A computed fold for a 1513-nucleotide RNA from an uncultured Coriobacteriia bacterium, annotated as small-subunit ribosomal RNA.

RNA sequence: AAUUUCCACGGAGAGUUUGAUCCUGGCUCAGGAUGAACGCUGGCGGCGUGCUUAACACAUGCAAGUCGAACGAUUAAAGCCCCUUCGGGGGUGUAUAAAGUGGCGAACGGGUGAGUAACACGUGGGUAACCUGCCCUCUACACCGGGAUAGCUCAGGGAAACUUGAAUUAAUACCGGAUACUCCCGCGCUGUCGCAUGACAGUGCGGGGAAAGCUCCGACGGUAGAGGAUGGACCCGCGCCCCAUUAGCUUGUUGGUAGGGUAACGGCCUACCAAGGCAACGAUGGGUAGCCGAGCUGAGAGGCUGAUCGGCCACAUUGGGACUGAGACACGGCCCAAACUCCUACGGGAGGCAGCAGUGGGGAAUUUUGCGCAAUGGGCGAAAGCCUGACGCAGCAACGCCGCGUGAGUGAUGACGGCCUUCGGGUUGUAAAACUCUUUCAGUAGUGAUGAAAAUGACAGUAGCUACAGAAGAAGCCCCGGCUAAAUACGUGCCAGCAGCCGCGGUAAUACGUAUGGGGCAAGCGUUAUCCGGAUUCAUUGGGCGUAAAGAGCGUGUAGGUGGAUUGGUAAGCGAGUAGUGAAAACCGGGGGCUCAACCCGCGGCCUGCUGCUCGAACUGCCAGUCUGGAGUUUGGUAGAGGAGUGUGGAACUCCCAGUGUAGCGGUGGAAUGCGCAGAUAUUGGGAAGAACACCGGUGGCGAAGGCGGCACUCUGGGCCAUAACUGACACUGAGACGCGAAAGCGUGGGGAGCGAACAGGAUUAGAUACCCUGGUAGUCCACGCCGUAAACGAUGGGCACUAGGUGUGGGGUCAUUGAGAUUCCGUGCCGCAGCUAACGCAUUAAGUGCCCCGCCUGGGGAGUACGGCCGCAAGGCUAAAACUCAAAGGAAUUGACGGGGGCCCGCACAAGCAGCGGAGCAUGUGGCUUAAUUCGAUGCAACGCGAAGAACCUGACCAAGUCUUGACAUUCAAGUGAAGCGGCGGAAACGUCGUGGCCGAAAGGAGCUUGAACAGGUGGUGCAUGGCUGUCGUCAGCUCGUGUCGUGAGAUGUUGGGUUAAGUCCCGCAACGAGCGCAACCCCUGUCGUAUGUUGCCAGCAUUAAGUUGGGGACUCAUACGAGACUGCCGGCGUUAAGCCGGAGGAAGGCGGGGAUGACGUCAAGUCAUCAUGCCCCCUAUGACUUGGGCUGCACACGUGCUACAAUGGCCGGUACAACGGGCUGCGAUGUCGCGAGACGGAGCGAAUCCCUUAAAGCCGGUCCCAGUUCGGAUUGGAGGCUGCAACUCGCCUCCAUGAAGUCGGAGUUGCUAGUAAUCGUGGAUCAGCAUGCCACGGUGAAUACGUUCCCGGGCCUUGUACACACCGCCCGUCACACCACCCGAGUCGUCUGCACCCGAAGUCGCUGGCCCAACCCUUUUGGGAGGGAGGCGCCGAAGGUGUGGAGGGUAAGGGGGGUGAAGUCGUAACAAGGUAGCCGUACCGGAAGGUGCGGCUGGAUCACCUCCUUU
Repeated sequence: AAUUUCCACGGAGAGUUUGAUCCUGGCUCAGGAUGAACGCUGGCGGCGUGCUUAACACAUGCAAGUCGAACGAUUAAAGCCCCUUCGGGGGUGUAUAAAGUGGCGAACGGGUGAGUAACACGUGGGUAACCUGCCCUCUACACCGGGAUAGCUCAGGGAAACUUGAAUUAAUACCGGAUACUCCCGCGCUGUCGCAUGACAGUGCGGGGAAAGCUCCGACGGUAGAGGAUGGACCCGCGCCCCAUUAGCUUGUUGGUAGGGUAACGGCCUACCAAGGCAACGAUGGGUAGCCGAGCUGAGAGGCUGAUCGGCCACAUUGGGACUGAGACACGGCCCAAACUCCUACGGGAGGCAGCAGUGGGGAAUUUUGCGCAAUGGGCGAAAGCCUGACGCAGCAACGCCGCGUGAGUGAUGACGGCCUUCGGGUUGUAAAACUCUUUCAGUAGUGAUGAAAAUGACAGUAGCUACAGAAGAAGCCCCGGCUAAAUACGUGCCAGCAGCCGCGGUAAUACGUAUGGGGCAAGCGUUAUCCGGAUUCAUUGGGCGUAAAGAGCGUGUAGGUGGAUUGGUAAGCGAGUAGUGAAAACCGGGGGCUCAACCCGCGGCCUGCUGCUCGAACUGCCAGUCUGGAGUUUGGUAGAGGAGUGUGGAACUCCCAGUGUAGCGGUGGAAUGCGCAGAUAUUGGGAAGAACACCGGUGGCGAAGGCGGCACUCUGGGCCAUAACUGACACUGAGACGCGAAAGCGUGGGGAGCGAACAGGAUUAGAUACCCUGGUAGUCCACGCCGUAAACGAUGGGCACUAGGUGUGGGGUCAUUGAGAUUCCGUGCCGCAGCUAACGCAUUAAGUGCCCCGCCUGGGGAGUACGGCCGCAAGGCUAAAACUCAAAGGAAUUGACGGGGGCCCGCACAAGCAGCGGAGCAUGUGGCUUAAUUCGAUGCAACGCGAAGAACCUGACCAAGUCUUGACAUUCAAGUGAAGCGGCGGAAACGUCGUGGCCGAAAGGAGCUUGAACAGGUGGUGCAUGGCUGUCGUCAGCUCGUGUCGUGAGAUGUUGGGUUAAGUCCCGCAACGAGCGCAACCCCUGUCGUAUGUUGCCAGCAUUAAGUUGGGGACUCAUACGAGACUGCCGGCGUUAAGCCGGAGGAAGGCGGGGAUGACGUCAAGUCAUCAUGCCCCCUAUGACUUGGGCUGCACACGUGCUACAAUGGCCGGUACAACGGGCUGCGAUGUCGCGAGACGGAGCGAAUCCCUUAAAGCCGGUCCCAGUUCGGAUUGGAGGCUGCAACUCGCCUCCAUGAAGUCGGAGUUGCUAGUAAUCGUGGAUCAGCAUGCCACGGUGAAUACGUUCCCGGGCCUUGUACACACCGCCCGUCACACCACCCGAGUCGUCUGCACCCGAAGUCGCUGGCCCAACCCUUUUGGGAGGGAGGCGCCGAAGGUGUGGAGGGUAAGGGGGGUGAAGUCGUAACAAGGUAGCCGUACCGGAAGGUGCGGCUGGAUCACCUCCUUU
C1' cells in the first nucleotide's frame, strides 16, 4: 500500500392560524428516564433500592474499646500441700472480675449536605518552604541515679453530680547526670549543581540534645540517626451557575524593613515606611448551590441531574475557644456563651440519634426498637481472645430491573346466553361444554449443599434434587373522533360530563355515561410531577433582520476584533511521534459464572483531557528588514440650494393716510356669524411692517444624516477629474465615549404681516366637544440656552472584491470631429440575464457570490408599561421586566364577495310619454285588538284578491256541549253469533232502547255483527332530519371539464385582449387545443302562398227559398292535414379581405317577423311534515272517532290588492252594426206563455263546425240633460219579492219600489306599459247546489313617447383596494356599568438578612506581674536562696448580648391606579373600500369616549390629470 474477514455504530415526524395556499411562528403530541407519588388490580422467584419534606424535636436499647507479657494493691472457684473437733481452717496458685496508674486506639469506621461560588472540587504541576504514630530496611546505642502520685485505708462536705484533707505505694508514669553520629545551633573553608532565594557533598573549631523495661529466654518492646512506604499540609496553571435593574471595590488593604509565630512559605500577626492592589477578559454586591467519577437523554455537539456505589470537602443543637496528641481545634472528649429538654432536697446539676433500630411532627411519600460476628474489614493484645448496628444476613414495600406461571391438544348442531340486525342473519367463537394429555410455579413429604484453608454457619433444614395429588390455587388495567392501533347500540340533550392539542355535547353523539365488540400492554396498567428528545424553537456543528420579530436617526473615534506584497528568524497557535497521568466501579466489545436473564467475575477498549520531551515550519501570531498595488500627502483644474455671518432687491398679503365712488361686501353644497351709509368691497396715489423667495426648477445638484433654493460680499468644510512626485500598511470596523440631529415643546429677551393648536361665534347633525365658515391666542420669525424624538424610510449598518447587458441624465478627462460619435472615471434613475427570494420582488447603487467588524431578533397580548437607575426646568427621554392571559398573532400571494373605487355594456332602470295607486265609498287579504274559539300556514323584493279554481251545514283542522274505546278506516288470528235493514219511543243529533226481520253455500266456510289480541288512528311536533314540488336572482349569459402549459402552491391559462351580438353570438389574435351544461335551433300558436279533402263549414256563377233553406258547386272564406317561404341569399357603403353593421331591391313577412313552451352550475338551512310521501319524537277511554250548535264573517284602528266614481271624449232614452275563445246530459235549455223585474211554467233541439248558452259591448244614428254634489255618483237604510239549498238569524246571490252618504281627480311618495302594446269595451271558462269587483282565457276599438345613458334600481364583463370569507345586514375601536383574577403605588405596620459606629465582654491562647504556693535541678546546706513553674491580678484579641444609624428583600394594609378575562349590557362609529374628512408617525393643545385640530414627516393612499423615464413598432 492493497485485499479479505469479523464486530460495533449511524439523524423519521404529526396536529393546530386560512374559504383555500405558501411562508414565518408559537402551542401540543408520539420516545426514553425516575430514590417517585396517586387510582384500579395483584400468583411466584432472583438481584437491587427505600425521609427528595423539618441540618425539626427525641423516650428506650445498642453503635469503641483493649492490653495482667508495663504497674501496685485487691476479688477469687477448680487443682495441689498442710491442719482438722470432719463443721472447716491455713498456705500455694492462677482461670476470672470491678476500679485505678500506664500504653495503644478513640482523628478510623458510620451519618448528613446546613454552610460553602472557594485553590471547596476536578485536572496537571511545584515544595531548594514541610510533617508523618503504627509498618519495612540500615547504622549506632540503652550507663548511673532521684523524687513523687492515683488506687487502697482513714476522716469530712453534698439530695445528687461530685468533692476536700491526712497517711501510704509501684511502674515501660515523671525528673537529673553521663555518652553519641551523617542530629540541632554558631563561625570558617573547598567542590559540584540549580530559574532565584539557594541546594547537595566534604572538612575545621565551638556549643547543645537520648533511652525502659518485661520475660516462660522463643520473643515483645525502648533511644538517636538515615532511607523507604503510607497518610497529610501548603503553593501555582487551567476548568467551575444566574443577575450589570449590583460599576466601582479595598486600610492589614498592596508592597517593603524588622520582629513574632508555625511542621512549613506567607500581612498569618505586630511595629515602622511607601501608596499601592483589584475591576468591563465583569471586581464588589445579591441570589442559588456541596464538587467530582458518573446518571438520564441525544446521531452527535450538547442539555439536565449529582439518590444508591466510589473519591474529595464541610458539618455534628447554635456560636466561640483551646487542650491532649504523630495526627483534631475532635459526632458518641473538654471549657464558655445561647436556645431548648430533663432531674432537684432550690443550694445545684445533667443532655445533644445529620451512628443502627425506633417515636412524635412535617409531608403526596420512604421499612424491623430483628439475627450474627460464620464470612470480609477494623481496634487492642505476643497470643488465646475481646469489641465492632462497619459488615454479613433475615423482615417489610410490585419502588425498579429481570425471569416464570395462570395450562396443552382435539373439538361445529358454529350449543345456551349476551350484543347488533336490512329480521335473512352476523358476532362473541374452537371460545365454552366434551374428550385426551401435561404438572413449571405454589402445596405436601423425603433428601440436602457451596459459602470453611484445622476448628468455627447468623443466613437455614435455605438453594438444589426426588416423590405425590390435581387443571387443580393464580388477570387485570387503559384505550377505540384525528394525531393513534381499535366501533356499534342504548341513555342523555350546550344538561350531565369529556378534553394532551384540535375540539366534542343544543333529540339520530364512532368524542359524555353504560353495554357488547375490538385494540394495546400485562402482574401490572393508567394518571400526575420532573428531565432530555422531537425543538435547526439561542442555530459551534446548525437560524435570521426590505414587507413576517429584528439595521442603532447620523457621524467622529477609544478599547477590542480583523488586516496588502516579499525576505530571514522564532516556534505561542498548528501538525507528527514518544513518555507520564487520566483511581476503581461505570460504559462498549468479546469471554466466563449463577438452568436463562437481571446480577456477578476476569480481559481489552474507552476515559475525546492535562503535562513533559523530540521533530516539522505551509498557514496565523511574534521579531527584524524590504516593497507599492490599500491608505494618505503634494500640484493643476472643476461643478454645486454644502455651512456661518453681513448687506441688499422686487412681487404679493395686511395695516395707515389721501383721492374717486356707492350699497353692498364676504363666505358656502346652501346659508349664517362677520365687515359696511361713522362710507366698506372695488379703484388710484403715498407710506409702514413682517415673513417667504414665483418663473428658471429638472426621479437636476450638494451634504454623514437632519436638511439646503432671490441677489451680492467675507470666512469656511467636503467631493470629482487629471498629473506625476512623495510617505511606506500609516488600513477596515467600532462596545463604551463624544458631537450633530426635522417638527412640536421649554427658558430669557426681542419681533409679530400672513397663517394658525386652544378658544369664541355661525352652520351641519339625532347629537357634532369634528369635517365647512367668520374671527382668533400661544406658536410659526430672530438671538442665546435646553429638549433628543419622527413612517429620523431605500422600513435595506459600514468596508473590500467578484458576477451579462441596454437606455436616460449631472460632473470631469481622452480620441476623433461638419454633424452624429467612440471611450474612461465619479454620481443619479429606469428596464433586464444568471443567481437569490415564502412570494412580492432585488438584480454592478444586490435583497446575487464571498471575507471582516458592529448593532439587533427569538409567539401574541400585558408593554416599550411597572419598579430601580441615569439624563431633563418641565413635557418627557434612555435602559427595561414579571404575574396573568390566548392558540394563535403575523407576511406574501390566490379565489370570491364587497366599496358612498374606476372603465365598458344591458334592462320600462332612468329619461320622454300614457294610464294609474296613495285622498272617497265599497269588495277582498293581512297586521293589530277582541273572543269560549275568532284553526293553521305564507312575512322585504320573492307574504298580504297568497295555500283558498269559490267557510250558511258539510268542508274543518278551532271552541262549547253530548257521546264511543280494537275504535269512523285496513289486515290477520281465535271464540261466539236470529246480521244488516225497517218501524215505534227518548234525545238537539250522535246514539240508546223496544219490536220486526233468518243472507250465500251440500259441507268446510264466506259476508255482517259481538268479544279478545296484534294493531288502527293523529291537519299532533320537527320544512333546521328528509323526498318530491315550488319561488327567487333570471330567459341574466353565464357555469364547468379533459389534455397540455405556467406557478413550490392555492390556482392561472382556456373563459383574458381587438371587434361584434339579444347571447361565452360569431370573427380575428393568443400556450393553448378540444369538449360538456346553458344561448340559439329543433316543438306549439300566429302572419303569406300552394297541394289534398269538402261536412255539420262556405256561396262567385246556375236554379230555388222568408232564410246557404234546398239542388248544385270547391272558385272563395273556413276547417283539417301536408308542404313552400326568410338564408344577410342579392346590390351598395362601412369594417380587417372577417364576424358583422347601415341603406336598398324583391317579398305576405327582413335581419330573432310576433307570441308561447323551454329556467345552466348554483344562491337564499327561501317555502311547504296542512296536497302527498317519509325518519325520529309524542298521544293511545285521547292530541283518535261521532254529533249538535258556534267560530273562521267578530272591530277603536293600520297596511296591501282591487272595483265603482267624482262626470259633458259624459249620464240617460230610442234605434241600429260587427266578434272570438269556450261550455253543455244530475247538463245547456230554444220557440211559446206569465211577471215592471229577478224569475216562473213549459219542454223542441243537442253528448253538439249541426242544437243551446248567445241580445256581445264600446261603436254608429237621433234625442235629452247644461256644469250643479247635478238626470254625476251610487254607499247606506226601509219595504216588497225571486232563486239555490234539509236549512239563507249569526252568514248567500239577484230583482223591484223608496232612500241618495262620501266623493268635484287626490300630500309625501309610488306602480304598470315601447304596438295590435298601454288605455278602454264587452264575452267565455274553472271552482260551484247557490255565491266573484278575484283568477284564467277571448276577441272589439286602439294611442302617445323614447333626445339620450349624467343620475336612481337591478344585472354582466374587465380592473383596483380590502384588516371581509356566516363574505358590508361584514369586520371592528374606546369610555361607562357589573363580576372575577393577577399586578403597581400606598399613611403605615410586622418578621428576616446585612453594613457601620460605640458599649459590655465569657471561655481561651499569648504577654506582663515585689508580697501567695511548689518534691526532683543548682548553690547553700538548718532555716534559706536561685532557675523554672503554678494560682491570683492586669493587658491585647475575643463569641453571644446591648444601643444608635443605614441598606436589601419579604409579609400585611385603609385607599388609589391602570391591565387581563367574561353571555346576547350602555354610548357613540375611530379604523378596514377614497371606510364616507385618505391613513399613519413624532409632538402640542383640547374633548364623555373612540378621537379632533395645529406643525413637520411617510406612502405602508384610492381616483383623475399632467410631467419624466422605460418597453414595443